This is a predicted structure of a 151-nucleotide RNA (SAM riboswitch aptamer (S box leader)) from Nocardioides iriomotensis.

RNA sequence: UGCUCAUCGAGAGGGGCAGAGGGACACGGCCCGACGAAGCCCCGGCAACCCGCCGAGACCUCCGGUGCACCACCAGACACGGUGCCCGGUCCGGCCCGGCCACGGUGCUAAUUCCGUCCUCGUCCGAGAGCCGGGCGGGGGAAGAUGAGAA
Numbered sequence: 001u002g003c004u005c006a007u008c009g010a011g012a013g014g015g016g017c018a019g020a021g022g023g024a025c026a027c028g029g030c031c032c033g034a035c036g037a038a039g040c041c042c043c044g045g046c047a048a049c050c051c052g053c054c055g056a057g058a059c060c061u062c063c064g065g066u067g068c069a070c071c072a073c074c075a076g077a078c079a080c081g082g083u084g085c086c087c088g089g090u091c092c093g094g095c096c097c098g099g100c101c102a103c104g105g106u107g108c109u110a111a112u113u114c115c116g117u118c119c120u121c122g123u124c125c126g127a128g129a130g131c132c133g134g135g136c137g138g139g140g141g142a143a144g145a146u147g148a149g150a151a
Base pairs, nucleotide, nucleotide: 001151003149004148005147006146007145008144013043014042015041016040017039021032022031023030026117027116028115029114044109045108046107049105050104052100053099054098055097057095059094060093062089063088064087065086067085068084069083070082071081113143118140119139120138121137122136123135124134125133126132
């Protein structure tokens, strides 16, 4: 840097340095900011993605079966072997669900990811319907953020 998956309506601030911007980008809106923005440092806090622990499931894998079917072997069968199905198990690995922990790896600590923009549905208005435009509400995208994974 791009890809895949998950989550994004909850939660959590003080101090120091600094000195005018900030809320990702563009536009529009709405906010925050000299009662001190961004950035950097210190100390706290939130949360629970990863890590760790416990329990459950039985989807994959694995294991077992006096089960069934087929294949192969055979003169023909049984047994052995193989494949599929079925039944059961949960010791190993993966997966999924619930819970615990907060030492460790990250993350976060104004406002839903601050809101809208693209598509769509409902409803109301624009002198009845459709189109179109606008208001409100719902759903889905796009983009972005964070984590995990494989490159």
Of the family's consensus pairs, 97% are formed in the model. It was read from a public genome assembly, where an Rfam model found it. Its mean pLDDT, the model's own confidence on a scale to 100, is 83. The source organism's lineage runs through Bacteria, Bacillati, Actinomycetota, Nocardioidaceae and Nocardioides.